This is a predicted structure of an 88-nucleotide RNA (Glycine riboswitch aptamer) from Azospirillum baldaniorum. The prediction has a mean pLDDT of 76.
[in-house]
RNA sequence: CUCGCGGGAGAGAUCACUGGCCGGUUCACCGGACAGUGGCGCCGAAGGAGCAACCGCCCCGGAAACUCUCAGGCAAAAGGACCGCAAG
Numbered sequence: 001c002u003c004g005c006g007g008g009a010g011a012g013a014u015c016a017c018u019g020g021c022c023g024g025u026u027c028a029c030c031g032g033a034c035a036g037u038g039g040c041g042c043c044g045a046a047g048g049a050g051c052a053a054c055c056g057c058c059c060c061g062g063a064a065a066c067u068c069u070c071a072g073g074c075a076a077a078a079g080g081a082c083c084g085c086a087a088g
Stems, first nucleotide, its partner, number of pairs: 001088002004085004012040001014039006021032004041074003047070001048068003054062003
């Protein structure tokens, strides 16, 4: 580094609109879950960026679980840095 197994946090099951589907219906509409787009709020542990200490003598560069939040995420599932076991 790769593969398998186990563990693995945070933050709205938020608001609006659209779409088909399902259910109800007085045929006017109403409700439900799902998907997409947008708004506001929020999170840091894919990835990405930054650097006070530190390291490379200096320039300059490297660099965390710190900082940012571009990306990603905010029920469950999935994903998930990282940790343990086993194999190559």